[in-house]
A computed fold for a 338-nucleotide RNA from Aquiluna sp., annotated as Bacterial RNase P class A. Rfam family: Bacterial RNase P class A. About the family: Ribonuclease P (RNase P) is a ubiquitous endoribonuclease, found in archaea, bacteria and eukarya as well as chloroplasts and mitochondria. The sequence is in RNAcentral, with records from ENA. The gene name in the source record is rnpB. Model confidence (mean pLDDT): 80 of 100.
RNA sequence: UGGGUCGGCCAGGCGGUCGCGACAUUGUCGAGGAACGUCCGGGCUCCAAAGAGCAAAGUGGUGGGUAACGCCCACCCGGGGUAACCCGAGAGAUAGUGCAACAGAAAGUAAACCGCCCGAAAGGGUAAGGGUGAAACGGUGGUGUAAGAGACCACCAGCAGUGAAGGUAACUUCGCUGGCUAGGCAAACCUCACUUGGAGCAAGACCAAGCAGAAGGCGCUUGAGGACUGCUCGUCCGAGCCUUCGGGUAGGUUGCUAGAGCAACUGAGCAAUCAGUUGCCGAGAUAGAUGACCGUCAGCGAAAGCGACAGAACCCGGCGUAUCGGUCGACCCAUCAA
Numbered sequence: 001u002g003g004g005u006c007g008g009c010c011a012g013g014c015g016g017u018c019g020c021g022a023c024a025u026u027g028u029c030g031a032g033g034a035a036c037g038u039c040c041g042g043g044c045u046c047c048a049a050a051g052a053g054c055a056a057a058g059u060g061g062u063g064g065g066u067a068a069c070g071c072c073c074a075c076c077c078g079g080g081g082u083a084a085c086c087c088g089a090g091a092g093a094u095a096g097u098g099c100a101a102c103a104g105a106a107a108g109u110a111a112a113c114c115g116c117c118c119g120a121a122a123g124g125g126u127a128a129g130g131g132u133g134a135a136a137c138g139g140u141g142g143u144g145u146a147a148g149a150g151a152c153c154a155c156c157a158g159c160a161g162u163g164a165a166g167g168u169a170a171c172u173u174c175g176c177u178g179g180c181u182a183g184g185c186a187a188a189c190c191u192c193a194c195u196u197g198g199a200g201c202a203a204g205a206c207c208a209a210g211c212a213g214a215a216g217g218c219g220c221u222u223g224a225g226g227a228c229u230g231c232u233c234g235u236c237c238g239a240g241c242c243u244u245c246g247g248g249u250a251g252g253u254u255g256c257u258a259g260a261g262c263a264a265c266u267g268a269g270c271a272a273u274c275a276g277u278u279g280c281c282g283a284g285a286u287a288g289a290u291g292a293c294c295g296u297c298a299g300c301g302a303a304a305g306c307g308a309c310a311g312a313a314c315c316c317g318g319c320g321u322a323u324c325g326g327u328c329g330a331c332c333c334a335u336c337a338a
Base pairs, nucleotide, nucleotide: 001334002333003332004331005330006329007328008327009326010325012297013296014295015294016293017292018291020030021029022028023027032309036320037319039318040317041316042315043314044200045199046198047197051233052232053231054230056196057195058194059193060192061075062074063073064072065071076090077088078087079086080085091191092190096189097188098185099184113130114129115126116125117124118123138156139155140154141153142152143151157181158180159178160177161176162175163174164173165172166171204254205253206252207251213245214244215243216242217241218240225237226236227235228234261280262279263278264277265276266275267274268273299306300305
């Protein structure tokens, strides 16, 4: 200097004029890095209180973080990449069921098409060579054989058993024994381990206002009806309930924003994060506000000029997706110079 990988920050400030909303009493504040998706996890509220089992759903290497999670961090293993780094639906395939079109002789009760060997032929032996396929009973070299073949041997790879060392662990490395060498898919059903009540701010609480009841059925502690709960058991409430037809109300207050909050510094930790100290208070609408103009400063640009994706609705922690740009840092590779 070029290319690449990973991570962080910003999303305007100030003043004036006019126009809105909240709070307060003349001032303060007023859409986001994703507010989007509604994909996870909670806080909170109600189901009076408290259980067991089944079903169903979710997660799936090890260890840590967190209120919790399917999230985050570190590491292990596998794959990709020269590398920085990235990806991983990462437990189990002799518990069972199932799938792999076509091609091929045969795709797990595996098989013999060409080939090789024996034989006059019929036929027999063979799985080393060739072919088909995503995948065909480990690889290389030898011995042996009629021709071959882990049939046997040496080395290697895998698998099983076993021992040692390291590591919290997943796991790694080394040694010994064994000819054991029938695979793939569970992002197929399934098995195993762990986790899980339901509904949701239109939850819920309070106030005001208003109306109109009728019929049928079952009951009143010998229990009608109901709640927890999708089902069963179980527990509890209970004197009036259930069904149909019909009438009235949809208003107001609250929940509603000071919190698992934010910032700085110090300490612990590889990190995620945690602890301490100090400081700060950043919209709470509901007929649904946060805008327009002018000037100036900051940033980018040579100048002219300049934003994309997009908007709170109970709150928070994540993940996913969209995005005009600007800026900072670390690392890797290549080349050049000192």